[in-house]
RNA sequence: GCCAGAGUAGCUCAGGGGUAGAGCACUUCCUUGGUAAGGAAGGGGUCAGGGGUUCAAUUCCCCUCUCCGGCUCAA
Numbered sequence: 001g002c003c004a005g006a007g008u009a010g011c012u013c014a015g016g017g018g019u020a021g022a023g024c025a026c027u028u029c030c031u032u033g034g035u036a037a038g039g040a041a042g043g044g045g046u047c048a049g050g051g052g053u054u055c056a057a058u059u060c061c062c063c064u065c066u067c068c069g070g071c072u073c074a075a
Stems, first nucleotide, its partner, number of pairs: 001071003005067003010024004018055001026042005048064005
């Protein structure tokens, strides 16, 4: 330099045009003599950044950034 994949909650990951979700973690409550386990409720997101298409973009297109992998050693 070329090619492909990934970036979404604190962590691990779903979701691929029509209100962003799960598990774990966190907070409060129930239960207990007290903890753990269990149960109920709740908070938490510029969906990597910018632009475009669209009535509408996390999703489609373009550019950039970061991470991982493959190919290449010409300049």

The prediction has a mean pLDDT of 81.
The RNA shown here (transfer RNA) has 75 nucleotides and comes from a Bacteroidales bacterium.
Its Rfam family is "tRNA".